[in-house]
The prediction has a mean pLDDT of 86. c-di-GMP-I riboswitch aptamer from an Armatimonadaceae bacterium, 102 nucleotides, folded computationally. Lineage of the source: Bacteria > Bacillati > Armatimonadota > Armatimonadia > Armatimonadaceae.
């Protein structure tokens, strides 16, 4: 003075639940209370992972459009699947950064 490290100190941050919001389609998010806990529970979506699914793309059912038929069209519902939308307090990585004991 720096690296690992997590004792001291000043403190920091804010889980659920609550109330709000002319932000979102939802997940999530923003204020305020409020404290489960965090040595990075500061910052970064770069890997993985996890959550939404507006819109797309299928599937099924009704209705309509026609014409006896059929393909096709449209509208509604219900369902699969999919991130360019989230999650940094899921891991992992990257960056800064308080204190200075063992």
């Nucleotide at each position: 003075c720096a690296a690992u490290c997590g004792a001291c100190c000043g403190g920091g941050c804010a889980a659920a639940c609550c109330a709000u919001c002319g932000c979102g389609a939802a997940a999530g998010g923003g204020u305020g209370a409020g404290a489960c806990g965090c040595a990075a529970a500061g910052c970064c979506a770069c890997g993985g992972g996890c959550c939404u699914a507006a819109g797309c793309a299928g599937g099924a059912a009704a209705g309509g459009g026609a014409c006896g038929a059929g393909a096709c069209c449209c509208u509604u519902u219900c369902u699969u699947g999919u991130a360019g939308g989230g999650c940094a307090g899921c891991c992992g990585g990257g960056u800064u950064g308080c204190c200075g004991a063992a």